Annotation:
A computed fold for a 74-nucleotide RNA from a Candidatus Tayloriibacteriota bacterium, annotated as transfer RNA.
RNA sequence: GCGAGCGUAGCUCAGGUGGUUAGAGCACCCCACUGAUAAUGGGGAGGUCGGAAGUUCAACUCUUCCCGCUCGCA
Numbered sequence: 001g002c003g004a005g006c007g008u009a010g011c012u013c014a015g016g017u018g019g020u021u022a023g024a025g026c027a028c029c030c031c032a033c034u035g036a037u038a039a040u041g042g043g044g045a046g047g048u049c050g051g052a053a054g055u056u057c058a059a060c061u062c063u064u065c066c067c068g069c070u071c072g073c074a
Base pairs, nucleotide, nucleotide: 001073002072003071004070005069006068007067010026011025012024013023019057028044029043030042031041032040050066051065052064053063054062
């Protein structure tokens, strides 16, 4: 340089063919339980969906460009 894939919560990820309120597990905070921890159960907070533009009535989802990471080819 060429090609492909990925980027969503602190971490690991889901979100299929565009619509509903953007979710799960772990972690964190509170409560219950306990003599006290742990485990378990209940509740809660936490997200400019990598950035910008475009298409559309409507975009995490489609298109283009840029940035970052990974893999392959040279």
Its mean pLDDT, the model's own confidence on a scale to 100, is 81. It matches the Rfam family "tRNA".